[in-house]
The prediction has a mean pLDDT of 88. The part of an RNA shown here (large-subunit ribosomal RNA, domain VI) has 250 nucleotides and comes from a Phycisphaerales bacterium. It was read from a public genome assembly.

Context: one part of a larger RNA
RNA sequence: CGUUGCAAGCUUGAUGGGAGUCUUCUUUAGUACGAGAGGAUUAGGAAGGAUCAACCCCUGGUGAUUCAGUUGGGCCACUAGGCCCACCGCUGAGUAGCUAAGUUGAGCAGGGAUAACCGCUGAAAGCAUCUAAGCGGGAAGCCCCCCCAGAGAUGAGGCUUGCUUGAGACCCCUGGAAGACCACCAGGUUGAUAGGUCGCGCGUGUAAGGGGUGAGAGCCCUUCAGCGGAGCGAUACUAACGGUCGAUGG
Repeated sequence: CGUUGCAAGCUUGAUGGGAGUCUUCUUUAGUACGAGAGGAUUAGGAAGGAUCAACCCCUGGUGAUUCAGUUGGGCCACUAGGCCCACCGCUGAGUAGCUAAGUUGAGCAGGGAUAACCGCUGAAAGCAUCUAAGCGGGAAGCCCCCCCAGAGAUGAGGCUUGCUUGAGACCCCUGGAAGACCACCAGGUUGAUAGGUCGCGCGUGUAAGGGGUGAGAGCCCUUCAGCGGAGCGAUACUAACGGUCGAUGG
RNA backbone atom coordinates (compact mmCIF):
# COMPACT_ATOMS: atom_id res chain seq x y z
C1' C A 1 0.00 0.00 0.00
C1' G A 2 -3.81 -3.54 -1.03
C1' U A 3 -7.96 -6.58 0.68
C1' U A 4 -13.50 -1.05 -0.75
C1' G A 5 -16.02 2.56 6.34
C1' C A 6 -12.45 2.11 10.51
C1' A A 7 -10.98 -1.10 14.33
C1' A A 8 -10.36 -5.17 18.27
C1' G A 9 -10.69 -10.32 18.85
C1' C A 10 -11.73 -15.43 17.32
C1' U A 11 -11.22 -18.57 13.16
C1' U A 12 -11.57 -21.77 8.05
C1' G A 13 -7.37 -24.04 5.63
C1' A A 14 -5.43 -23.51 -0.34
C1' U A 15 -0.41 -24.46 0.41
C1' G A 16 4.40 -25.40 2.62
C1' G A 17 7.42 -27.65 6.36
C1' G A 18 8.27 -31.35 10.41
C1' A A 19 7.74 -36.19 12.26
C1' G A 20 8.04 -41.28 10.30
C1' U A 21 13.54 -44.85 13.34
C1' C A 22 16.43 -49.10 15.10
C1' U A 23 18.03 -52.98 18.56
C1' U A 24 17.82 -56.45 22.53
C1' C A 25 15.29 -59.48 26.14
C1' U A 26 10.90 -62.24 27.34
C1' U A 27 5.98 -65.27 26.62
C1' U A 28 3.87 -67.98 22.62
C1' A A 29 8.11 -72.21 22.32
C1' G A 30 12.68 -75.48 22.47
C1' U A 31 6.42 -75.54 19.85
C1' A A 32 5.67 -75.76 14.01
C1' C A 33 9.57 -77.56 10.70
C1' G A 34 13.77 -80.98 10.70
C1' A A 35 17.02 -87.71 10.76
C1' G A 36 19.82 -84.47 13.60
C1' A A 37 22.33 -80.07 14.11
C1' G A 38 19.44 -76.38 14.47
C1' G A 39 15.12 -73.53 14.86
C1' A A 40 10.75 -70.07 13.43
C1' U A 41 6.24 -67.39 11.01
C1' U A 42 2.46 -65.01 14.07
C1' A A 43 0.56 -62.53 18.34
C1' G A 44 1.51 -60.21 23.28
C1' G A 45 4.82 -57.86 27.08
C1' A A 46 9.33 -55.22 28.70
C1' A A 47 13.86 -52.55 28.35
C1' G A 48 17.26 -49.76 25.63
C1' G A 49 20.20 -46.88 21.48
C1' A A 50 20.15 -42.75 18.37
C1' U A 51 17.11 -38.52 17.21
C1' C A 52 13.60 -34.50 18.34
C1' A A 53 11.00 -31.07 21.74
C1' A A 54 10.11 -28.69 26.31
C1' C A 55 11.89 -27.61 31.10
C1' C A 56 15.39 -26.45 35.60
C1' C A 57 11.97 -29.78 40.76
C1' C A 58 16.33 -33.31 41.26
C1' U A 59 22.17 -34.24 39.91
C1' G A 60 25.77 -31.03 38.22
C1' G A 61 28.20 -26.90 35.14
C1' U A 62 28.59 -21.69 34.58
C1' G A 63 27.43 -17.73 37.43
C1' A A 64 33.59 -11.18 35.59
C1' U A 65 33.00 -9.15 41.59
C1' U A 66 27.36 -12.17 45.84
C1' C A 67 30.06 -13.71 50.48
C1' A A 68 34.39 -15.40 52.81
C1' G A 69 39.76 -16.70 53.29
C1' U A 70 44.59 -15.37 51.77
C1' U A 71 49.96 -13.82 49.15
C1' G A 72 53.07 -9.57 47.30
C1' G A 73 52.90 -4.33 46.51
C1' G A 74 50.73 0.74 46.81
C1' C A 75 47.52 4.20 49.45
C1' C A 76 44.14 6.19 53.56
C1' A A 77 50.23 9.57 58.60
C1' C A 78 50.51 5.14 62.06
C1' U A 79 47.71 0.70 65.09
C1' A A 80 43.19 -1.31 63.95
C1' G A 81 39.94 -1.29 59.93
C1' G A 82 39.61 -0.61 54.84
C1' C A 83 40.38 0.65 49.39
C1' C A 84 43.28 -0.19 44.82
C1' C A 85 46.86 -3.21 41.45
C1' A A 86 48.63 -8.09 40.42
C1' C A 87 44.48 -13.34 34.74
C1' C A 88 38.03 -11.90 38.50
C1' G A 89 45.68 -11.72 41.85
C1' C A 90 44.88 -16.65 43.85
C1' U A 91 41.59 -19.99 46.63
C1' G A 92 36.71 -22.03 48.81
C1' A A 93 31.57 -21.64 48.04
C1' G A 94 27.35 -19.73 45.22
C1' U A 95 21.08 -17.01 44.10
C1' A A 96 18.59 -15.79 39.51
C1' G A 97 19.32 -16.65 34.47
C1' C A 98 21.46 -19.76 30.72
C1' U A 99 22.35 -24.86 30.49
C1' A A 100 23.47 -31.10 29.87
C1' A A 101 25.88 -34.95 31.50
C1' G A 102 19.91 -33.80 34.46
C1' U A 103 14.22 -34.32 34.23
C1' U A 104 9.78 -35.11 31.39
C1' G A 105 7.54 -36.26 26.87
C1' A A 106 7.36 -38.02 21.48
C1' G A 107 7.42 -42.00 17.21
C1' C A 108 1.69 -45.33 18.56
C1' A A 109 -2.93 -46.69 16.68
C1' G A 110 -6.23 -46.06 12.44
C1' G A 111 -8.37 -45.06 7.36
C1' G A 112 -7.84 -44.73 1.76
C1' A A 113 -5.53 -45.78 -3.03
C1' U A 114 -1.54 -48.85 -4.74
C1' A A 115 3.77 -51.78 -6.26
C1' A A 116 5.79 -56.57 -6.91
C1' C A 117 2.91 -60.52 -5.80
C1' C A 118 -1.56 -63.73 -4.25
C1' G A 119 -6.67 -64.52 -5.70
C1' C A 120 -12.47 -64.68 -7.26
C1' U A 121 -15.59 -64.85 -11.31
C1' G A 122 -14.59 -65.03 -16.60
C1' A A 123 -14.59 -65.05 -22.07
C1' A A 124 -11.91 -64.15 -26.68
C1' A A 125 -10.35 -69.79 -27.71
C1' G A 126 -17.31 -75.15 -25.68
C1' C A 127 -11.10 -76.49 -22.36
C1' A A 128 -7.73 -73.59 -19.59
C1' U A 129 -6.61 -68.70 -17.92
C1' C A 130 -5.96 -63.23 -11.79
C1' U A 131 -7.97 -59.75 -17.19
C1' A A 132 -9.88 -58.67 -21.99
C1' A A 133 -15.46 -56.42 -19.04
C1' G A 134 -15.95 -56.91 -13.59
C1' C A 135 -14.46 -57.79 -8.15
C1' G A 136 -10.97 -58.72 -3.81
C1' G A 137 -6.25 -59.05 -0.87
C1' G A 138 -1.50 -56.84 -0.60
C1' A A 139 4.51 -52.75 1.61
C1' A A 140 8.97 -49.20 6.65
C1' G A 141 6.86 -46.73 0.41
C1' C A 142 2.11 -42.75 -1.55
C1' C A 143 -2.39 -39.75 0.39
C1' C A 144 -4.88 -38.75 5.02
C1' C A 145 -4.67 -39.00 10.32
C1' C A 146 -0.45 -36.24 14.28
C1' C A 147 2.72 -31.40 15.09
C1' C A 148 4.12 -26.30 13.18
C1' A A 149 3.44 -22.05 9.91
C1' G A 150 -0.36 -20.34 7.01
C1' A A 151 -6.00 -15.35 3.59
C1' G A 152 -0.44 -10.71 -0.30
C1' A A 153 -4.83 -17.91 -0.91
C1' U A 154 -4.51 -10.12 -5.23
C1' G A 155 -9.23 -16.32 -5.79
C1' A A 156 -6.85 -11.11 -0.42
C1' G A 157 -12.30 -15.97 2.75
C1' G A 158 -15.68 -16.52 7.46
C1' C A 159 -17.70 -15.13 12.46
C1' U A 160 -18.41 -11.93 16.85
C1' U A 161 -18.22 -7.29 19.04
C1' G A 162 -17.23 -2.09 19.15
C1' C A 163 -16.95 2.75 16.81
C1' U A 164 -17.26 10.61 15.01
C1' U A 165 -21.59 10.60 22.07
C1' G A 166 -14.02 9.20 19.08
C1' A A 167 -13.46 2.80 18.55
C1' G A 168 -8.55 2.30 18.05
C1' A A 169 -3.53 3.55 17.19
C1' C A 170 1.12 6.15 17.26
C1' C A 171 5.21 9.47 19.01
C1' C A 172 7.23 9.87 23.85
C1' C A 173 8.16 7.72 28.70
C1' U A 174 8.79 3.22 32.79
C1' G A 175 10.25 -1.67 31.75
C1' G A 176 10.43 -7.11 30.24
C1' A A 177 11.69 -14.89 31.49
C1' A A 178 10.85 -10.13 24.16
C1' G A 179 14.98 -8.57 21.58
C1' A A 180 21.10 -7.04 16.95
C1' C A 181 17.85 -2.63 15.21
C1' C A 182 12.89 -2.94 14.45
C1' A A 183 9.18 -5.95 16.21
C1' C A 184 6.53 -8.42 20.37
C1' C A 185 4.68 -8.19 25.51
C1' A A 186 3.54 -5.58 30.50
C1' G A 187 2.52 -0.61 32.01
C1' G A 188 2.07 5.09 31.96
C1' U A 189 -1.11 8.37 38.31
C1' U A 190 -8.49 5.64 37.40
C1' G A 191 -0.85 3.33 38.15
C1' A A 192 2.77 -1.79 41.22
C1' U A 193 6.05 -0.79 34.87
C1' A A 194 11.12 -0.09 36.78
C1' G A 195 14.11 1.88 40.83
C1' G A 196 14.16 2.70 46.16
C1' U A 197 12.39 1.00 50.94
C1' C A 198 10.33 -2.99 54.00
C1' G A 199 9.29 -8.30 54.71
C1' C A 200 10.40 -13.26 53.12
C1' G A 201 13.48 -16.60 50.48
C1' C A 202 18.34 -17.75 49.04
C1' G A 203 24.00 -17.28 49.22
C1' U A 204 28.15 -16.80 52.18
C1' G A 205 29.40 -18.50 57.12
C1' U A 206 29.51 -15.91 63.04
C1' A A 207 31.12 -8.54 60.52
C1' A A 208 32.90 -4.07 62.91
C1' G A 209 33.33 -2.21 67.74
C1' G A 210 33.50 -3.74 72.77
C1' G A 211 34.47 -7.37 76.72
C1' G A 212 37.16 -11.81 78.52
C1' U A 213 41.48 -14.96 78.17
C1' G A 214 46.51 -16.07 76.56
C1' A A 215 53.76 -14.60 76.56
C1' G A 216 51.97 -14.57 71.66
C1' A A 217 49.81 -16.40 67.21
C1' G A 218 45.15 -16.84 68.54
C1' C A 219 40.62 -18.39 70.97
C1' C A 220 35.76 -17.33 73.53
C1' C A 221 31.27 -13.98 74.30
C1' U A 222 28.25 -10.21 72.25
C1' U A 223 26.69 -13.32 67.15
C1' C A 224 22.97 -19.08 63.09
C1' A A 225 26.19 -12.67 63.09
C1' G A 226 27.33 -9.03 59.31
C1' C A 227 27.04 -8.32 54.23
C1' G A 228 24.66 -9.34 49.68
C1' G A 229 23.21 -9.22 41.72
C1' A A 230 19.21 -10.82 39.27
C1' G A 231 14.23 -14.46 43.20
C1' C A 232 8.79 -14.00 45.73
C1' G A 233 5.62 -10.31 47.78
C1' A A 234 4.11 -5.52 49.96
C1' U A 235 4.45 -0.30 49.64
C1' A A 236 3.33 5.56 45.36
C1' C A 237 8.93 7.50 48.36
C1' U A 238 11.38 8.45 42.99
C1' A A 239 10.51 8.18 37.65
C1' A A 240 6.19 6.93 33.68
C1' C A 241 6.23 14.21 31.79
C1' G A 242 4.06 15.83 27.40
C1' G A 243 1.83 15.39 22.56
C1' U A 244 -0.35 13.54 17.77
C1' C A 245 -3.21 10.76 14.30
C1' G A 246 -7.82 8.57 13.48
C1' A A 247 -13.14 5.91 9.66
C1' U A 248 -18.71 5.07 6.60
C1' G A 249 -20.35 9.78 8.63
C1' G A 250 -21.71 14.84 10.66